[in-house]
This record gives sequence, structure tokens and C1' cells, in this order.
RNA sequence: UGAGUCGGCCAGGCAAUCGCUGUAUUCAUAUUACACGUUAAUAUGGAAAUAGAGGAAAGUCCGGGCUCCAUAGAGCAAGGUGCCAGGUAACUUCUGGGGGGCGUGAGUCCACGGAAAGUGCAGCAGAAAAGAAACCGCCGUAUUUGAAUAAAAUCAGAUAAGGUAAGGGUGAAAUGGUGCGGUAAGAGCGCACCGCAUGGGUGGUAACAUUCCAUGGCAUGGUAAACCCCACCUGGAGCAAGGCCAAAUAGGAACCCUAUGGUGUGGCUCGCAUUGGGUUUGGGUAGGCUGCAUGAGGUUUAUGGCGACAUAGGCCCAAGAUGAAUGAUUGUCCACGACAGAACCCGGCUUAUCGGCCGACUCACAUU
RNA sequence: CGGGGCGUAGCGCAGUCUGGUAGCGCACUACACUGGGGGUGUAGUGGUCGUCGGUUCAAAUCCGGCCGCCCCGACCA
Repeated sequence: UGAGUCGGCCAGGCAAUCGCUGUAUUCAUAUUACACGUUAAUAUGGAAAUAGAGGAAAGUCCGGGCUCCAUAGAGCAAGGUGCCAGGUAACUUCUGGGGGGCGUGAGUCCACGGAAAGUGCAGCAGAAAAGAAACCGCCGUAUUUGAAUAAAAUCAGAUAAGGUAAGGGUGAAAUGGUGCGGUAAGAGCGCACCGCAUGGGUGGUAACAUUCCAUGGCAUGGUAAACCCCACCUGGAGCAAGGCCAAAUAGGAACCCUAUGGUGUGGCUCGCAUUGGGUUUGGGUAGGCUGCAUGAGGUUUAUGGCGACAUAGGCCCAAGAUGAAUGAUUGUCCACGACAGAACCCGGCUUAUCGGCCGACUCACAUU
Repeated sequence: CGGGGCGUAGCGCAGUCUGGUAGCGCACUACACUGGGGGUGUAGUGGUCGUCGGUUCAAAUCCGGCCGCCCCGACCA
């Protein structure tokens, strides 16, 4: 200098004017209460002050808090997860490590237990698709035909019963690979090397590794995001949960179930609580408060740890709507502005995203 | 805001659970019957199975991400 990998940050800036939502303050008006006042509460309006979307607020895919059902219980069923260790409230695609794939490398991707428990599946093709198989080929034997010969040996062919997994061909997949020996031809049949399996040793908390030792001719093909087995985990519903106040009435009618029952309870049984419940139809109210912003909070320093993270101290309080606020106009600057809008909250994941900045690292080339 | 379901030919649907050939009806095209139309019969055309990945020898089917559409959910009694 070029090419690249990983991580972090920002998300148009500034000014003026006019609006919107919340909060506390203050002023005015009204209502209510009593202690009758320069009182309190509530409502409405005004003033000035202050705060006002995100890295994904999204998808709602996982996990948890919170709330109700029993204090969340037992068994079965069903579902989920799946290398090891750690971390966490919990889960994860989090952190570190192991193994495997990709990359020269920095790095990156992986639903990564079990197919030597059992069951199932593998279309078409192929001889054969699972404790396998002889279609072509190769090999000798028997019978037989032909050639040649005095006859046999021999050569070529056909048939039969066999041997053979070297070679061909089929397939996604055909029961270790290479070489030498061996054989009628062949074959782990034997041997050497490589691979594989089992046991031991060594290292490591473990997964696992092993250029250590011994044994075994090789057994155990694939599929579990097929059933299943093993281990671990999971009760259900969701802020339209739930609590309080107010308003309203036809607090109704018909049918069904009913105490070994019904309901809460959302697969079944038990258990617990309760004593009515369900469907259809008709009717009424569709207002307010709360839940709801101090939280597994943020930030910084120190300590421990490779790290996720933990502990201790200091500092900070930062949207809360309910037809639903966070905007509009003008000026100016530049790099010309993407995806997109909170709705109970938090930790992850996934997806969308104009551009810019910073840090760490790798490779190639050149120079010193 | 929360919960549930669906996507296969122009239209309506089956096949998905249990993975190997994508099918049915209407419609469409050609031909025959008719003077012509209609109708009937025969033959045929038409499919990225919403989309992108993964598992598998093999995916409409199994698993995940995304896209689109549809449905349900206030309280009293």
C1' cells in the first nucleotide's frame, strides 16, 4: 500500500417560531366537605419551568419476573432439550474448552447423546439393499461336439453341478485401502504399512487427546429434524392477567347435566377448594382509578476470574399515552440522513437497516 | 395488545399424520355428432406445492427463519 476477519460506538447537527403528552409549582373559576378559613380535596382553564422512542421499540421464536387459579401438589400422557465445564432469576445461537466441516490465515459454521435394546424404512435401477448376493466375467471338474493326429496330450465351443467378491455393470449406499506372497482361480487366507476396534497407561475437573504399550484380521453399512431408548427440564392461562369504584337492568326465558355429579381446571386419574354449571336467545353498561415506571436499573472505580459474570464502594433517576403524545415550518452547515414508533417489564434470538467513526488481528507485496 | 389457523393448476378442494408416481371437480384447447349454437362424448394442455434455508440418497410431506391472508378475545347478569 492492497485485500480481508472480528468487536464496539453514532443514527443528521445548530438556531428561531408554533403545537402535542406527562410531572411538580402557581393563578383563576366551579363543586363538595368541615374546623367556615388567605382551609382541604376534586374537576376545568391559563402561565412559566422541566422531561419526552429504539438498536432493533418489529417478529412474538425461546426464557423469566409479575398476576390469578391450592401453598403449585402426586402419577400417567404429551411436549421440549441433548459433546464437556462454567455463568445466570431463568433460557439461549451466552462464556471458555473438546470434536467435526470450510478458509493460506485472522477466523467462521455445526439440533454435536444412543443404530454392537428393539421395531420400521430405502421408490427406480441392479444378480443382490442387510448377519446379503453369482448377471457378465475368472477357475478347475464331469459329460459332449468340432479341429488336428495312428492314438493321446492340446485347442475351440456347448451343457451340468460347483468354487470365486480380484475385474465389469447398477445405485445415494454393495461388508476396510495399497503392495507382496499365496492359490486351479480367488479371498485378511498369510505378511508389511495405513485405517479401525477393544483394554491398559499417561495428560486433562471433564468432553476428549495420545508420535505410549498390548490384543484382535475387521466384527459394528445408512436413517432417531422415523417410532423408540437413556439423561435432564416443563402445572395452566395471560396486563383484554388481576384489584377497586361508579353506572345500568327484564338480575329474564328455553333446553340440557347434576352429588359415584357439576365447577375452579386450560389431555386423563387422584388430591385440594367450592356447591351449582353449560348452551342458545333476549337485555343492560361500554366510564374512571390502579396494575404502570426504583428495576434481576444504569453508570463509574476497585477486587476476583482467560471470559460470560460476581462482590464492594461512589454517583444518577431518565417516556408512560388510552383514538393513543414525541411533530410542523423557516434559516443554516455537511458526510445530504436508512430501517423504522414504546403500550406490564426484563434477558436472549431472528429479521429490516443510508452512511460514518474507532479499536484489535490476519494474509500478500514493497522498503528499511 | 394477546391467542389460534391457513397458503397445492384460472377457481374450489384432496394428498402432509405414515417422506419416493402431484390428483379430483368446474373451467380452458382440439376433434366428432349438428345447417349453426347449446349440449354430450373422446383426447389433451396447465403446478418454482407462498418463499428462503436445514435434515435425508430423496421433502408438497419432517424441522427452522421470513412473507401474506383469515378467525377469536371487554364487563354485568
Background:
The prediction has a mean pLDDT of 77. This is a predicted complex of two RNAs, RNase P RNA and transfer RNA, with 445 nucleotides together. Rfam match: Bacterial RNase P class A. The family's RNA type in Rfam is ribozyme. Rfam links the family to the GO terms ribonuclease P activity, tRNA processing and dimeric ribonuclease P complex. Rfam's curators write: Ribonuclease P (RNase P) is a ubiquitous endoribonuclease, found in archaea, bacteria and eukarya as well as chloroplasts and mitochondria.